[in-house]
Context: one part of a larger RNA
Molecule: small-subunit ribosomal RNA, 5' domain
Organism: uncultured Clostridia bacterium
RNA sequence: GAACGAACGCUGGCGGCAGGCUUAACACAUGCAAGUCGAACGCACUUUUCGGAGUGAGUGGCAGACGGGUGAGUAACGCGUGGGAAUCUACCUAUUUCUACGGAAUAACGCAGAGAAAUUUGUGCUAAUACCGUAUACGUCCUUCGGGAGAAAGAUUUAUCGGAGAUAGAUGAGCCCGCGUUGGAUUAGCUAGUUGGUGAGGUAAUGGCCCACCAAGGCGACGAUCCAUAGCUGGUCUGAGAGGAUGACCAGCCACAUUGGGACUGAGACACGGCCCAGACUCCUUUUUUAGGCAGCAGUGGGGAAUCUUCCGCAAUGGGCGAAAGCCUGACGGAGCAACGCCGCGUGAACGAGGAAGGUCUUCGGAUCGUAAAGUUCUGUUGCAGGGGACGAAUGGCAUUAUGUUGAAUAGGCAUAUUGCAUGACGGUACCCUGUUAGAAAGCCACGGCUAACUACGUGCCAGCGGCCGCGGUAAUACGUAGGCGGCAAGCGUUGUCC
Numbered sequence: 001g002a003a004c005g006a007a008c009g010c011u012g013g014c015g016g017c018a019g020g021c022u023u024a025a026c027a028c029a030u031g032c033a034a035g036u037c038g039a040a041c042g043c044a045c046u047u048u049u050c051g052g053a054g055u056g057a058g059u060g061g062c063a064g065a066c067g068g069g070u071g072a073g074u075a076a077c078g079c080g081u082g083g084g085a086a087u088c089u090a091c092c093u094a095u096u097u098c099u100a101c102g103g104a105a106u107a108a109c110g111c112a113g114a115g116a117a118a119u120u121u122g123u124g125c126u127a128a129u130a131c132c133g134u135a136u137a138c139g140u141c142c143u144u145c146g147g148g149a150g151a152a153a154g155a156u157u158u159a160u161c162g163g164a165g166a167u168a169g170a171u172g173a174g175c176c177c178g179c180g181u182u183g184g185a186u187u188a189g190c191u192a193g194u195u196g197g198u199g200a201g202g203u204a205a206u207g208g209c210c211c212a213c214c215a216a217g218g219c220g221a222c223g224a225u226c227c228a229u230a231g232c233u234g235g236u237c238u239g240a241g242a243g244g245a246u247g248a249c250c251a252g253c254c255a256c257a258u259u260g261g262g263a264c265u266g267a268g269a270c271a272c273g274g275c276c277c278a279g280a281c282u283c284c285u286u287u288u289u290u291a292g293g294c295a296g297c298a299g300u301g302g303g304g305a306a307u308c309u310u311c312c313g314c315a316a317u318g319g320g321c322g323a324a325a326g327c328c329u330g331a332c333g334g335a336g337c338a339a340c341g342c343c344g345c346g347u348g349a350a351c352g353a354g355g356a357a358g359g360u361c362u363u364c365g366g367a368u369c370g371u372a373a374a375g376u377u378c379u380g381u382u383g384c385a386g387g388g389g390a391c392g393a394a395u396g397g398c399a400u401u402a403u404g405u406u407g408a409a410u411a412g413g414c415a416u417a418u419u420g421c422a423u424g425a426c427g428g429u430a431c432c433c434u435g436u437u438a439g440a441a442a443g444c445c446a447c448g449g450c451u452a453a454c455u456a457c458g459u460g461c462c463a464g465c466g467g468c469c470g471c472g473g474u475a476a477u478a479c480g481u482a483g484g485c486g487g488c489a490a491g492c493g494u495u496g497u498c499c
């Protein structure tokens, strides 16, 4: 000198854009953050113009493995980069073949109970795209090559949406390897599933991944093992570069979800707002039990030098479900708070000398603050008042018309085009116009040298200053105050950290 997720002191007019618990992965009151589908299914209820429309809990499906948070752990194939073979992949796309016939239950509901509650038992009834069987098998799998095994689900407005097997793609994921990835030798030896083989098991898949048996190997001064520290990267800061430091925000990957362990479901989890067990803590309790998990968004206590609103909206973008309308979405879009940062603007402009008054200094002549003020003439950025008023929103939605297609149909559905209508949290905001007053808007630090900027008074090795050198003991440009002056400016200075 540059930089910062900064803090502290003094000061503080406005706007745009960005960022805002670096500490206790400490504990959490309250609300919200993941639902949706009646075009899978029965039931109950409401309503009805008797066509139907709707609500509720439940069965069932899809989604809760994404999105959001945090960095505790991890020195590791975790990450980065470049390769590899022994794999899976819901939804999506393409191709191809099917979608036949049956059965037994169960929740809801009714009845009867248990319990303080959470919850739960018995019995009876019922449906399905829930469950099970039979048939069939283009292709698929197994095979001793003879053969054997294995599927489906329907709905309605009849044209669409689905269902099953198979192949290919796309996307996503799992696994293996080369190289790179902090410090310590005041850590020198480490290792028995350890290293390899055979066989069996397990997995979507390779493999000591697991097991039985056999062999005795494997790693290490090119630093094994142990200890400490740490999420990694694209990047960021600095620097002419080489390098050094760093990993907030944004993006990719990984890990975690009160602590530890476990599996279930599923295409995918060993699952933040799922389940089970154990521990600590908190709540309820009839003492037998029961409920809970903010490292989601706000917010509270605590810790700390220090870090925000218990806000608005799904209008846009994106996501889940749905045929759609739509519903949900603390993702997201916005607003709020604080000069925390960067950038921009303003606090007036021109003229104005008897150089007023006043302050300060003085050699008492004057010098200086100083065109500064007053005064005159203007301007109106911003502010204030009044009026108008968005873009973001139409390729999507609803309706009309036309054409094509399906259909018996001039019902209806589907596709394309035309026209019209509705939809904005921000927000009466941005922006524009008019009016109005110089009116409402400047401070902070420094002035001995380094280092731009000097005098007076007070003090008298005192009080104090100080980054280094050093100032202060009676003329202090170094302390304190004043005038003046220098620097930066809505900031200025100090502290901390890094280059």
Base pairs, nucleotide, nucleotide: 001499003497004496006495007494008493009492010491013345014344015343016342017341020337021303026301027300028299030298031297032296035062036061037060040059041058043056044055045054046053047052069256070255071254078181079180080179081178082177083176084175087173088172092169093168094167095166096165097164098163099162100134101133102132103131109124110123111122112121113120114119140149141148142147154161155160156159182228183227184226189219190218191217194216195215196214197213198212199211201209231253232252233251234250235246236245237244238243258279259278260277261276262275281292282291309335311334312333313332317331318329319328320327321326348378349377350376351375358369359368360367361366382440383436384435385434386433387432388431392426397421398420399419401417402416403415404414405413406412443488444487445486447484448469449468450467454483455482456481457480458479464471465470